[in-house]
Record summary: A computed fold for a 104-nucleotide RNA from Pseudomonas panipatensis, annotated as Guanidine-I riboswitch aptamer. Its mean pLDDT, the model's own confidence on a scale to 100, is 81. Lineage of the source: Bacteria > Pseudomonadati > Pseudomonadota > Pseudomonadales > Pseudomonas. The RNAcentral record of the sequence draws on Rfam. Its Rfam family is "Guanidine-I riboswitch aptamer". About the family: This family represents a conserved RNA structure found upstream of the ykkC and yxkD genes in Bacillus subtilis and related genes in other bacteria.

């Protein structure tokens, strides 16, 4: 410099935060509860959430059974240090710019 040691997608989890639901606190109406305001330096549900976490689908690459060819069944599919700053009609974030800049 190049490279299928790829690739689209689904559940989860670390994490993340406050739209709403619920907690908490304050005020009012008035009482077995309603209505307004604060608050995430609130364990919670809902919610977003990993390229360098998990686990599966499907395409694809290689192998093997295997023998001319097809089917079809199995196996693999490693590895991975990383900003500043920018973007989401709640927000932030390990999301997404980005396996990028850089670094080794």
């Nucleotide at each position: 410099c190049c490279a299928c040691a790829g690739g689209c997608g689904a559940a989860c989890u670390a994490g993340g935060g406050u739209u709403c639901c619920g907690g908490u606190c304050c005020a009012c109406c008035a009482u077995g509860g309603g209505u307004g305001g604060a608050u995430g330096g609130c364990u919670g549900g809902u919610c977003c959430g990993a390229g360098a976490g998990u686990u599966c689908u499907c395409c694809g690459g290689c192998c093997c059974u295997a023998a001319g060819g097809a089917c079809a069944g199995g196996g693999c599919u490693a590895c991975a240090c990383g900003g500043c700053g920018g973007g989401a009609a709640a927000a932030a974030a390990g999301c997404c710019c980005g396996g990028g800049a850089g670094a080794c």